[in-house]
Molecule: transfer RNA
Organism: Candidatus Woesearchaeota archaeon
RNA sequence: GGGCUCGUAGUUUAGUGGCUAUAACAUCCCGUUGACGUCGGGAAGGUCUCCGGUUCAAGUCCGGACGGGCCCA
Numbered sequence: 001g002g003g004c005u006c007g008u009a010g011u012u013u014a015g016u017g018g019c020u021a022u023a024a025c026a027u028c029c030c031g032u033u034g035a036c037g038u039c040g041g042g043a044a045g046g047u048c049u050c051c052g053g054u055u056c057a058a059g060u061c062c063g064g065a066c067g068g069g070c071c072c073a
Base pairs, nucleotide, nucleotide: 001072002071003070004069005068006067007066010025011024012023018056027043028042029041030040031039049065050064051063052062053061
């Protein structure tokens, strides 16, 4: 330098173009316990990496940039 692939919550992740988008773990609160843990219930937590385009509508499609991984040179 070229090709492929991935980027969504603190972490791991789901998500036919049709809702300011899921779940688990972690965090916080309540219950349970003598207490801790476990367990049950609940809450908070997201500029869907960035810029632009297509569309009535984009996390999803297209182009570019950036970053990670793999391969080629």